[in-house]
RNA sequence: GUCUUGUUAGCUCAGUUGGUAGAGCAGCUGACUCUUAAUCAGCGGGUCAAGGGUUCGAGUCCCUUACAGGAUA
Numbered sequence: 001g002u003c004u005u006g007u008u009a010g011c012u013c014a015g016u017u018g019g020u021a022g023a024g025c026a027g028c029u030g031a032c033u034c035u036u037a038a039u040c041a042g043c044g045g046g047u048c049a050a051g052g053g054u055u056c057g058a059g060u061c062c063c064u065u066a067c068a069g070g071a072u073a
């Protein structure tokens, strides 16, 4: 250089054929307990890497860029 995979919550990851974004862990509050831990109930947390395009509608399709990994010379 060329090809290819990935980027979604603090962390690890789902998200099927385009139709209002989820789980586990972590955090916070409460219950329980003499206290802590454990357990149980609840709550909050997201410009879906950035920009643009297509569409009534984009995490999902197309283009460019950034970052990370892989293949090849």
Base pairs, nucleotide, nucleotide: 001072002071003070004069005068006067007066010025011024012023013022019056027043028042029041030040031039049065050064051063052062053061
Transfer RNA from an uncultured Bacilli bacterium, 73 nucleotides, folded computationally. It matches the Rfam family "tRNA". The family's RNA type in Rfam is transfer RNA. Rfam links the family to the GO term triplet codon-amino acid adaptor activity. Its mean pLDDT, the model's own confidence on a scale to 100, is 80.